[in-house]
Context: one part of a larger RNA
């Protein structure tokens, strides 16, 4: 640089940060069912059995190993919720950013005062109802207070 001022939003282009999120993928932990090692414990009609009873002896007992079955039970499987990370299609606004688009809301009475609350409509700034406020201009008037 002083209205040939300043300013608002939308939409465009770029670049950040976030927010929401179908999917998808990890991790934790619950319930409920299924499967169920190892071991202990319990039952045991089977197979062994030197020590201990018992009997002259063969053998029998008791008690031990096997073996067998039950309880219990790690890890595993099925289904359902809960948590709690990763990635994520798309979706939303927000920020920045000399010279893009569209209008012109605001600021002078800003050319329909402005502005706050709501409500309804609109590309967009926004209009229009309703209530409220002067932080509104002019004009007359009333009431102080200064020369």
């Nucleotide at each position: 640089c002083a209205c040939c001022g300043c300013c608002c939003g939308u939409c465009a282009c770029a670049c950040c940060a976030c927010c929401c999120g179908a999917g998808u993928u990890g991790g934790g932990g619950g319930u409920a069912c299924c499967c169920g090692a190892a071991g202990u414990c319990g039952c045991u009609a089977g197979u062994c059995u030197a020590a201990c009873c018992u009997g002259c002896a063969a053998g029998g007992g008791a008690g031990g190993a096997c073996g067998g079955u039950g309880c219990c039970g790690a890890a595993g499987g099925u289904a359902u919720g809960c948590u709690u990370g990763g990635u994520a299609a798309g979706g939303g606004g927000g920020g920045u950013g000399a010279a893009g688009u569209c209008g012109u809301a605001a600021c002078a009475a800003g050319g329909u005062a402005g502005c706050c609350g709501u409500a309804c409509u609109g590309g967009a700034a926004a209009g229009u109802g309703c209530g409220g406020c002067u932080g509104g201009a002019u004009c007359a008037c009333c009431u102080c207070c200064u020369u």